Molecule: transfer RNA
Organism: Thermoproteota archaeon
RNA sequence: GGGCUCGUUGCACAGCCAGGACAGUGCGGACGCUUGCGGAGCGUCAGGUCGAGGGUUCGAAUCCCUUCGAGCCCG
Numbered sequence: 001g002g003g004c005u006c007g008u009u010g011c012a013c014a015g016c017c018a019g020g021a022c023a024g025u026g027c028g029g030a031c032g033c034u035u036g037c038g039g040a041g042c043g044u045c046a047g048g049u050c051g052a053g054g055g056u057u058c059g060a061a062u063c064c065c066u067u068c069g070a071g072c073c074c075g
Stems, first nucleotide, its partner, number of pairs: 001074007010027004020058001029045005051067005
C1' cells in the first nucleotide's frame, strides 16, 4: 500500500443480507414485594441519538460514499 471482518445501554450479544410501528434479549444497576437478616424468586423502572460525518428516501441500525478505531490476511 491492497483486501476481508468487526464497532448497537456498564458488560455479552441479536436485529443489518431483503429499509417501516416506542431498537430488543441476557447479565449487571435502582426501587418494591417476599424474608428474622441476606440470598434466591417475582414485579416495576432507569440507561442507547446503533464508532463519526455526509448522501439517497416519505422514512436508515439496515442502502451508498468518506472517515476513525480493533483484528486477520496479502504484498